Model confidence (mean pLDDT): 81 of 100. This is a predicted structure of a 119-nucleotide RNA (SAM riboswitch aptamer (S box leader)) from an uncultured Bacteroidales bacterium.
[in-house]
RNA sequence: GAUUUAUACAGAAGAGUGGAGAGAACAGGCUCUGUGAAACUCUAGCAACCUACGUGUAAAAAGCAAGGUGCUAAUACCUGCCCCGGUUUCCGGACAUUCCGGUAAGGGAAUUAUAAACU
Numbered sequence: 001g002a003u004u005u006a007u008a009c010a011g012a013a014g015a016g017u018g019g020a021g022a023g024a025a026c027a028g029g030c031u032c033u034g035u036g037a038a039a040c041u042c043u044a045g046c047a048a049c050c051u052a053c054g055u056g057u058a059a060a061a062a063g064c065a066a067g068g069u070g071c072u073a074a075u076a077c078c079u080g081c082c083c084c085g086g087u088u089u090c091c092g093g094a095c096a097u098u099c100c101g102g103u104a105a106g107g108g109a110a111u112u113a114u115a116a117a118c119u
Stems, first nucleotide, its partner, number of pairs: 001119001003117006013043005021032003026080004044072003049068003053063001076111001081108003090102005
């Protein structure tokens, strides 16, 4: 790196170094940032995927937090593709007083991230 499975609206920050960007990529938004971005280090914490421990079961679930990871602004920051799509309003359109499309909410996919297994 590939594949498979699971999870992604919960939770958890201080210091030092650093010195201008950051929020995966592209586009459009929005947000964070010299009251110090990314990155690295230390400490603290969150969580409970794997191991361990012990409880327990038909199988499980629940417990713990020592070890291996992970994570600690905003839902994976939001939208993008597909489905669905209500009333008034709003936007655009038409052969115009009705009709079409868009906009909301919801669902799914794709992508991404993380874990575990496997290669």

The sequence was found by an Rfam model in a public genome assembly.
Rfam family: SAM riboswitch aptamer (S box leader). About the family: The SAM riboswitch is found upstream of a number of genes which code for proteins involved in methionine or cysteine biosynthesis in Gram-positive bacteria.